Predicted 3D model of a 547-nucleotide part of an RNA (small-subunit ribosomal RNA, 5' domain) from an uncultured prokaryote. The coordinates come from a structure-prediction model, not an experiment, and the mean pLDDT is 81. RNAcentral holds the full RNA, with entries from ENA.
Context: one part of a larger RNA
């Protein structure tokens, strides 16, 4: 000099964009942060309103609407994403480059095939038992795209034999007959052409969505390898599933991953083992570079979710807001037993030099569910707080000498603050006030029209195009116009040298200053104050840290 997720002191006008627990991975009150689908399924209220009846005159009963709505249940998809944190980890964790003939993949996408016939339950519900509660049972009924059985079966899988090719003679590859094994689910709309009943329906046809299965694609993972990746040798030896083989098990998958047997290996001064520290990277800061330091925000990867362990479900987890076991802690209890997990967003306590609102909205972007309308979304978009940082603007401009008053100083003449002020003439940024401004940010979707595909069809549906309608948290925000120079806007540090800037008074080795040299003991440009000056400026200094 530059820099910072900074803090402290003094001071403080506005805006834009960023950024904000670095400490206790300490403990957490409260609210919210993951739901959705009635076009998978069975069932299904109530308040309230209307009508009628009865008399007890404001109650009872019945019917209808509310409404096939709400809440609950079975089922499907999602909850493995998104969001947080950096404790652990010196490691194939990360970075980079390969390899997988050793592999998986829900949703999406391309192209085929199929979608048949049956059955038994269990929730909800009803009745009922135990319990303070959390909750746990018993009996009975019922539906499905839930569950089970059967049929059908290929370019799928497996078994056996054969032929050909190759060969390290163990085997491997290709072709391929026979045999064996594995599927499924319907829903909604439209129509009466075909079929059957029959005159509006399904058991039929058709469209869309879904279901099963085969082969690919995309995107996403799993596993393996080369190289690189902190310090300590005042850590020198480490290792029995250890190193390798055979066989088997296990996995989606290679492998001591696991087991049995066999062999005795394997690593290490090119640093094994041990210890300390640490998430890694793109990047960031400094530097002319070489390089040093660093990893906050943003992005990629990893790890973790009160602590330790385990599996279940599932395409994917050994799962932050799932389950089980153990532990610590907190809470409830009728003492028998239960409940919980903010390193999600706010917020509280504690710790600390130190770090914000228990805000608004799903309008946009993105995500989950749904055919869609739509619902959910503390992701996200915004607003709030803090000069924490960067950038921009302002605190007025011109003129104005009697060089006013006043302060300081003086050699007492003067000098200086100083065109500075006042005064006069203007401007109107920002703030404030008034008025305008429903700007842009908006696509999606629905309805209608046209075309087209499919169809028996002018229904319905899909696709394309057009028209119209609806939707803004921010926010009366941005922006524009008008009023209007005070009545709203300057401080901080320094002035001995380094280092830009000097005098007066006070003090008297005292009080004090200080980054280094050093000042102060009676004329202190170095302490304290005044005047003046210098440097930066809504900041200026100090401290800490890095280069």
């Nucleotide at each position: 000099g530059a820099a910072u997720g900074a803090a402290c002191g003094c001071u403080g006008g506005c805006g834009g964009c960023g950024c904000g627990c670095c400490u206790a991975a300490c403990a957490c009150a409260u609210g919210c942060a993951a739901g959705u689908c009635g076009a998978a399924c069975g069932a299904g209220a109530a308040a309230u309103c209307u009508c009628g009846a009865g008399c007890u005159u404001g109650c009872u009963c019945g019917a209808g609407a509310u409404a096939g709505u709400a809440a609950a249940g079975u089922g499907g998809c999602g909850c493995a994403c998104g969001g947080g944190u950096g404790a652990g980890u010196a490691a194939c964790g990360c970075g980079u480059g390969g390899a997988u003939a050793a592999u998986c993949u829900a949703c999406c996408u391309u192209c085929g095939a199929a979608u048949c016939c049956g059955g038994a339950a269990c929730a909800a519900c009803a009745u009922u038992g135990c319990g303070a509660a959390a909750g746990c049972g018993a009996u009975g009924c019922u539906a499905a795209u839930a569950c089970c059985g059967g049929a059908u079966a290929a370019c799928a899988u497996c078994u056996u034999a054969a032929a050909g090719g190759u060969c390290u003679c163990g085997g491997c590859c290709u072709u391929a007959a026979u045999g064996a094994u594995c599927a499924a689910a319907g829903a909604u709309g439209g129509c009466c052409u075909c079929u059957u009943c029959u005159u509006g329906a399904a058991a039929g046809c058709u469209a869309u969505c879904g279901u099963u299965u085969a082969a690919g694609g995309a995107g996403g993972g799993g596993c393996c390898c080369g190289c690189g990746u902190a310090c300590c040798a005042u850590u020198a030896g480490c290792u029995a599933g250890u190193u390798g083989g055979u066989a088997g098990g296990g996995u989606a998958a290679a492998g001591g991953c696991c087991u049995a047997c066999c062999a005795a290996g394997g690593c290490a001064a090119c640093g094994a083992u041990g210890g300390u520290u640490a998430g890694c990277u793109g990047g960031u800061c400094u530097g002319a570079g070489a390089a040093g330091a660093u990893g906050u925000c943003c992005a990629g990867c990893c790890a973790c979710a009160c602590u330790g362990g385990a599996a279940c479900u599932g395409a994917c987890a050994c799962a932050c807001g799932g389950u089980c076991c153990a532990g610590a802690c907190u809470c409830c209890u009728a003492c028998g037993g239960g409940a919980g997990g903010c390193a999600g967003c706010a917020g509280u306590g504690a710790g600390g030099a130190a770090u914000u609102u228990u805000g608004c909205g799903c309008a946009a972007u993105g995500g989950g569910g749904g055919a869609a309308a739509c619902c959910c979304u503390g992701a996200c978009g915004c607003a709030g707080c803090a000069a924490c940082g960067c950038c921009g603007c302002g605190u007025g401009a011109g003129u104005g000498a009697u060089g006013a008053a006043g302060g300081c100083u003086u050699u007492a003449g003067g000098g200086u603050c100083g065109u500075a002020a006042a005064g006069c003439u203007c401007u109107g940024u920002c703030a404030a006030g008034u008025g305008g401004g429903a700007a842009g940010a908006a696509c999606c979707u629905a309805a209608c029209c046209g075309g087209u595909a499919a169809u028996a069809a002018u229904a319905c549906u899909g696709c394309c195009g057009g028209u119209u309608a609806c939707u803004g948290a921010c926010g009366g925000u941005a922006c524009c116009a008008c009023u209007g120079a005070a009545g709203g806007a300057a401080g901080c540090a320094c002035c001995g040298g380094c280092u830009a800037a000097c005098u007066c008074c006070g003090u008297g080795c005292c009080a004090g200053c200080a980054g280094c040299c050093g000042c102060g003991g009676u004329a202190a440009u170095a302490c304290g104050g005044g005047g003046g000056g210098u440097g930066c400026a809504a900041g200026c200094g100090u401290u800490a840290u890095u280069c």